Transfer RNA from Cyanidioschyzon merolae strain 10D, 73 nucleotides, folded computationally.
The sequence is in RNAcentral, with records from ENA and Rfam.
Taxonomically the source falls in Cyanidioschyzon merolae (Eukaryota, Bangiophyceae, Cyanidiales, Cyanidiaceae).
RNAcentral records the identical sequence in 2 taxa.
[in-house]
RNA sequence: GCGUCGAUGGAAUAGUGGUGAUUUCGCCUGCCUUACACGCAGGAGGUCGCGAGUUCGAUCCUCGCUCGACGUA
Repeated sequence: GCGUCGAUGGAAUAGUGGUGAUUUCGCCUGCCUUACACGCAGGAGGUCGCGAGUUCGAUCCUCGCUCGACGUA
């Protein structure tokens, strides 16, 4: 350089062209306990990497860019 794959809350992940963006861990509050932990209930936190395009509508499709992984000479 070329090819393939990926980028989604603090971390790790699921997801499909349609308006509730999933789950687990973590964090906060309450209950429980003498207290902590466990457990139970509730909650905060995401402009779905960036920009443009297609579409009535894009996290999803197309193009470009950035970053990462793998392969190739």
The coordinates come from a structure-prediction model, not an experiment, and the mean pLDDT is 81.
Its Rfam family is "tRNA". It is annotated as a transfer RNA.